Background:
This is a predicted structure of a 1420-nucleotide RNA (small-subunit ribosomal RNA) from a metagenome. Its mean pLDDT, the model's own confidence on a scale to 100, is 82.

RNA sequence: GAGGGGUAAGGCUCUUUCGGGAGUACAUGACCGACGCACGGGUGAGUAACGCGUAUGCAACCUACUUCAACAGGGGGAUAGCCCAGAGAAAUUUGGAUUAAUAUCCCAUAACAUUAGGAAUUCGCAUGUUUUCCUGAUUAAAGCUCCGGCGGUUGAAGAUGGGCAUGCGUGCCAUUAGCUUGUUGGUAAGGUAACGGCUUACCAAGGCAACGAUGGCUAGGGGGUCUUAAAGGAUGGUCCCCCACACUGGUACUGAGACACGGACCAGACUCCUACGGGAGGCAGCAGUGAGGAAUAUUGGGCAAUGGACGCAAGUCUGACCCAGCCAUCCCGCGUGCAGGAUGACAGCCCUACGGGUUGUAAACUGCUUUUAUACAAGAAGAAAAAUCCCUACGUGUAGGGAACUGACGGUAUUGUAUGAAUAAGCAUCGGCUAACUCCGUGCCAGCAGCCGCGGUAAUACGGAGGAUGCAAGCGUUAUCCGGAUUUAUUAGGUUUAAAGGGUGCGCAGGCGGACCUUUAAGUCAGUGGUGAAAUCUUGCGGCUUAACCGUAAAAUUGCCAUUGAAACUGAAGGUCUUGAGUACAGUUGAGGUAGGCGGAAUGUGUCAUGUAGCGGUGAAAUGCAUAGAGAUGACACAGAACACCGAUUGCGAAGGCAGCUUGCUAAACUGUGACUGACGCUGAGGCACGAAAGCGUGGGGAGCGAACAGGAUUAGAUACCCUGGUAGUCCACGCCGUAAACGAUGAUCACUCGUUGUUGGCAAUACAUCGUCAGCGACUGAGCGAAAGCAUUAAGUGAUCCACCUGGGGAGUACGUCGGCAACGAUGAAACUCAAAGGAAUUGACGGGGGCCCGCACAAGCGGAGGAACAUGUGGUUUAAUUCGAUGAUACGCGAGGAACCUUACCUGGGCUUAAAUGCAGAUUGCCUUCUCGGGAAACCGAGUUUUUCUUCGGAACAAUCUACAAGGUGCUGCAUGGUUGUCGUCAGCUCGUGCCGUGAGGUGUCGGGUUAAGUCCCAUAACGAGCGCAACCCCUAUUGUUAGUUGCUAGCAGGUAAUGCUGAGGACUCUAACGAGACUGCCGGUGUAAACCGAGAGGAAGGUGGGGAUGACGUCAAAUCAGCACGGCCCUUAUGUCCAGGGCUACACACGUGUUACAAUGGCCGGUACAAAAGGCAGCUACCUGGUGACAGGACGCUAAUCCUAAAAACCGGUCUCAGUUCGGAUCGAAGUCUGCAAUUCGACUUCGUGAAGUUGGAUUCGCUAGUAAUCGCGCAUCAGCCAUGGCGCGGUGAAUACGUUCCCGGGCCUUGUACACACCGCCCGUCAAGCCAUGGAAGUUGGGGUGCCUGAAGUCCGUAACCGUAAGGAGCGGCCUAGGGUAAAACCGAUGACUGGGGCUAAGUCGAAACAAGGUA
Repeated sequence: GAGGGGUAAGGCUCUUUCGGGAGUACAUGACCGACGCACGGGUGAGUAACGCGUAUGCAACCUACUUCAACAGGGGGAUAGCCCAGAGAAAUUUGGAUUAAUAUCCCAUAACAUUAGGAAUUCGCAUGUUUUCCUGAUUAAAGCUCCGGCGGUUGAAGAUGGGCAUGCGUGCCAUUAGCUUGUUGGUAAGGUAACGGCUUACCAAGGCAACGAUGGCUAGGGGGUCUUAAAGGAUGGUCCCCCACACUGGUACUGAGACACGGACCAGACUCCUACGGGAGGCAGCAGUGAGGAAUAUUGGGCAAUGGACGCAAGUCUGACCCAGCCAUCCCGCGUGCAGGAUGACAGCCCUACGGGUUGUAAACUGCUUUUAUACAAGAAGAAAAAUCCCUACGUGUAGGGAACUGACGGUAUUGUAUGAAUAAGCAUCGGCUAACUCCGUGCCAGCAGCCGCGGUAAUACGGAGGAUGCAAGCGUUAUCCGGAUUUAUUAGGUUUAAAGGGUGCGCAGGCGGACCUUUAAGUCAGUGGUGAAAUCUUGCGGCUUAACCGUAAAAUUGCCAUUGAAACUGAAGGUCUUGAGUACAGUUGAGGUAGGCGGAAUGUGUCAUGUAGCGGUGAAAUGCAUAGAGAUGACACAGAACACCGAUUGCGAAGGCAGCUUGCUAAACUGUGACUGACGCUGAGGCACGAAAGCGUGGGGAGCGAACAGGAUUAGAUACCCUGGUAGUCCACGCCGUAAACGAUGAUCACUCGUUGUUGGCAAUACAUCGUCAGCGACUGAGCGAAAGCAUUAAGUGAUCCACCUGGGGAGUACGUCGGCAACGAUGAAACUCAAAGGAAUUGACGGGGGCCCGCACAAGCGGAGGAACAUGUGGUUUAAUUCGAUGAUACGCGAGGAACCUUACCUGGGCUUAAAUGCAGAUUGCCUUCUCGGGAAACCGAGUUUUUCUUCGGAACAAUCUACAAGGUGCUGCAUGGUUGUCGUCAGCUCGUGCCGUGAGGUGUCGGGUUAAGUCCCAUAACGAGCGCAACCCCUAUUGUUAGUUGCUAGCAGGUAAUGCUGAGGACUCUAACGAGACUGCCGGUGUAAACCGAGAGGAAGGUGGGGAUGACGUCAAAUCAGCACGGCCCUUAUGUCCAGGGCUACACACGUGUUACAAUGGCCGGUACAAAAGGCAGCUACCUGGUGACAGGACGCUAAUCCUAAAAACCGGUCUCAGUUCGGAUCGAAGUCUGCAAUUCGACUUCGUGAAGUUGGAUUCGCUAGUAAUCGCGCAUCAGCCAUGGCGCGGUGAAUACGUUCCCGGGCCUUGUACACACCGCCCGUCAAGCCAUGGAAGUUGGGGUGCCUGAAGUCCGUAACCGUAAGGAGCGGCCUAGGGUAAAACCGAUGACUGGGGCUAAGUCGAAACAAGGUA
């Protein structure tokens, strides 16, 4: 198959020898030819580029397709297929014969095509170009057919798609500053569709770059998306546009289009097949596999729709596409029920615990609904066409109409009926931010944590539970981006002290720039046109039940380009001006610079002289110098450096800086004149110059000072501070360095903005008071600014221009690189890592080896002690079975304890008990309880026995015991869970509040200041005025006195009486007792002072300035002490950590400390004699008195329940003795004998007598108390208690001093002020080395990788050249050349990785050594 030769397989028809054969207006494998394969689909490796975006241009171009015009004549030779014969494992391939075409070649014809020349003409920014005409040359084709048409060639036009060029935009790094040889341009040629160094030859030497070239790193771009108020910032997945790529690299062929994802060739890596000879391959197409990973799906259905390729068409192909599957991945919608229901049910959880609260109307229960679910039934739209059939108009074809056909999804969406609350809730959180709270467990563990931070025994923070809150088919975490963040600041920041002004000037580029006029139109403004794709976003309307989603319309797209206009401002051009700037003339000023000269004082040295023993130095000393004559004094000489006084809030200079006098040279500023120029100006990246001290180089100089160094001190050490010396240096000349807290921590210039006052240099006025103006230098104070401190016409105020710099602390001004330097070093200048701060200003405290003022037995002045001894007592330590526990600087240690032989007692050993020793309640049993006896025992206790209450209504009740059950019990822990109480600062004078005022605030003021006081006591002053807690006073005792009262007290007078005594009557006078009063208040006087107040040997007075003493203790501090006095939360034990009993221990003893007693003696000891208190206690008591005993005491006995009686004084005084000794001191220790208490005196009591007679002769460093009825000294009493280890504690009285100049110092405290890096508050904070661990990083002998470069080689392939070979020809083969991917090689450079070792850095537990900083930080 509607290009061709044909015909393998199949269908149909015919035929057949059943092997097959023929035909087919069925169809068509393979082959030739044509078209497509450059679309669609995937990916983002490369690319910082005309790649992309946007806007233009092509007068420099192509375009398969469509339309129109013209044309299509003749001829030739092949070749695949087919057939035959081979090679090879295969892929594949060779030879021979034969054949066709819309395959291919030649000839013809031909123009409006192309090209050369010529003539005229239009337009354009230029090269150029449009249109018309003439002449010459060159060039084409293919047929097929159903006869309708479909194709072919040339040209023109259109559309679409592409190519090229250009303006603008589009990352980071300058620690990349110079790059480039086809490079830049020209001429000519080649090449391309086309312009062009695109390529080649020649010529010229250009081109790019601080407005960032070159290099490096990173990256596809855009529409858009997320966020944002916007500007921006981040991003580029899905969808759309563009680009690039197709295993890696290179190359071309074909074609309209490719240098081609599912084409070719070559090289390379990899995988596979192999007969080892050789071959094959490219999922960044759709599924799928492996690997990797925190992680990403089905080897599904269909071409029904939309779209594409081919075809005339039917149709074929299409992992494009349409659908389905998987995934809560996202967006949207719906549901998991609704109503009633209180005994506010049970259980759970909690609490103020036997009653509440909460879960909670929640549930149960009753009624209702049926989205969803399940079952059954019905069941879409998406379908319009083409082709076919019929009809109509006319010419079997075109146009129109009608009919019928076509669904993957899918029996899906949807609808109906039935059933029945039926099928359906989780996750996170609950300390603050941030909505939501309790219990239990745990105990700095386990753990949490976004930030702050929770957790060490009461965790709203961990884990669980109950409850609550938030969201919800999701919730929470993680990662990333934007926001908040005005925290890179265009909108919209800053730079005195918080990070930040260049050390200073000159000055190129750049930025900005005075007045007036004219022109222009680049910026600017307005209008118009084009574009800004679609989608997205926004708005209106509409479609799926709604929404998401979709459709449609509008708006927007803030941009770019073109064009028209305006002319104020900026720019440009021209002209003019004088006020900015400069010049001129005159005057003035100054430590301005530079070179030279001169001067005196001081210091040092030398010489000489006088003169003698020290000088010098320090906190104190020593080193050092000195009898060889120092130091001191005098004279002379020399040397170098610096310039007293004047001299300052002074002056000059750009800054650094500049100081004796003088000369030369030189610069500047200011003032005056208003003569000249006419914007000539300001700032200034790079650049250049200057630039303290120290340092470096060369040469001088060197008095004093003085790093290093030496010595002496100090010190634990002292490589320091102090001292004695002393080199470099400091000085000069020349050359480097180029830094400083180079500071006003304040860039330069210009303009504007209240005042007061001082001063420097001019000018001017005036009258000698005075005062104007310009330029400087200061102080104070407004507005304003500022976080505040503060600044404030010399701004840190208000504006303008330009430059520099900053963006948390540390790492770090370090590393690397580069530049400079002789070096030292300078300039530029990171990152990793680490922390949650670092910092500024101010506030309140606290602190200071800061300051001022003041007080206190704080020191000083005194008296007496402690520390030495012995003993007592407490503590530590040690010991022990136990030595119970607590208290531990001041503020523990004679403390709890105001009284341990048993008890106490809590400890140890041993023996018992288990509701127990007591009490309550309930139930059961009994009648007791109790007593007694016996046995065991150390006792407790155990065992046995004995004994049997009262009332009664006889039921029982009361009481008691036993058993059972519940309540118990704990001196067990936590004083860091607590109450209460207490100590201390401290009886110090402070601590606060209300209102007002000041400050942004913390906060201040008041409360400070001047006085005064014991005192924040009072006065004055005062933006404060008042008040509270404290102070003082009120209270108690005491000192004087009055009134009242008068026993148990008193006794003057009267009376009585005794040996004597208020003993008695009597009295209230006195003492006293005990109640109420008085009194003292700086009230009076004098002085000082404003006052408060102070002073006075004032007066008066008993007492005088708080009369003396006590009680009384502000806000608070020390997590001070106490759970063992008591109470109490929580935890722990329950035949024991409870409880009973016996014995022991708390009493130990090498030692150390605290508090005491007694002493060491003569102011004393001993003996004898003689006086005088207060307060308190007393009946199981005090006891007079008598007797006995040496005595403790014992035996008798009066009085007293107390102003009645009793305990009941000592020192003192008088007399004697001792005579300075280890004693007539001292009394420890020990022995003996006793007394008393008590159940008991051994461990372990006190006392008595006799004997014994230790240490000790006044106590080191150091330390305590006390200021007047005090210290010292003397005794007395009481509590506890049988007794007492009491020398302790608490009270009482007797006797009774000394001293205080004063506030320098020690300690403590108060007020004001100052500094602070402290705030757990100086017992603070904090630095560096070293040692240990971890982390990141620099250097580094080396090891290793990458890209680039040079040289050599060089595949495939285009291009160029080419005589022999093939071909009729076109052409080809072969050969040569250029170029190149790749490969090899070479030296140096660059960029990484790694690296023994090494450097510093950061972070770590409570390590080591010192003590650098913060206070005057102990040397600012």